Description: A computed fold for a 130-nucleotide RNA from an Actinomycetota bacterium, annotated as FMN riboswitch aptamer (RFN element).

RNA sequence: CACGUGCUCCAGGGUCAGUGAAAAUCUGAGCCGGCGGUUACAGUCCGCGACCCGCAUGACCCUGGUCAUUCGGUUGAUUCGGUGAAAUUCCGGAACCGACGGUUAAAGUCCGGAUGGGAGGAAGCACGGA
Numbered sequence: 001c002a003c004g005u006g007c008u009c010c011a012g013g014g015u016c017a018g019u020g021a022a023a024a025u026c027u028g029a030g031c032c033g034g035c036g037g038u039u040a041c042a043g044u045c046c047g048c049g050a051c052c053c054g055c056a057u058g059a060c061c062c063u064g065g066u067c068a069u070u071c072g073g074u075u076g077a078u079u080c081g082g083u084g085a086a087a088u089u090c091c092g093g094a095a096c097c098g099a100c101g102g103u104u105a106a107a108g109u110c111c112g113g114a115u116g117g118g119a120g121g122a123a124g125c126a127c128g129g130a
Stems, first nucleotide, its partner, number of pairs: 001129001003128005008122003015029004030109002032098002034048004043096002052073003056069006078094005100112003
């Protein structure tokens, strides 16, 4: 301290009331927003992760399943005005979106898979090395 290898650590947030036999799920009003990129800062632009589906390979043993990995598929939502060299990222206004299973009543917010996984991050450590 460019770079390479290995290791360690970190890595998701959010409620009250009303009605009712029963709802944090309905009604009303709130609240929340992973990671990288983007000449200026993003839940809604581009991409990634996770969840879900599939082929293949390997391992295990209950012979039909489980786990791991590569690859593939699927995967929600924004506009107007202003400032400016530049902003769907800032300011102002008005909107919109949010997997799967469970729950005596329908879930972004409760419970669960999850003390999991992970995009990624660190004036991190070690070794090599410039």
Overview:
It matches the Rfam family "FMN riboswitch aptamer (RFN element)". Rfam's curators write: The RFN element is a highly conserved domain that is found frequently in the 5'-untranslated regions of prokaryotic mRNAs that encode for flavin mononucleotide (FMN) biosynthesis and transport proteins. This element is a metabolite-dependent riboswitch that directly binds FMN in the absence of proteins. In Bacillus subtilis, the riboswitch most likely controls gene expression by causing premature transcription termination within the 5' untranslated region of the ribDEAHT operon and precluding access to the ribosome-binding site of ypaA mRNA.The FMN riboswitch structure, reported in present an FMN-bound six-stem junction, adopts a butterfly-like scaffold, stapled together by opposingly directed but nearly identically folded peripheral domains. Its family is annotated with FMN binding in the Gene Ontology. Its mean pLDDT, the model's own confidence on a scale to 100, is 83.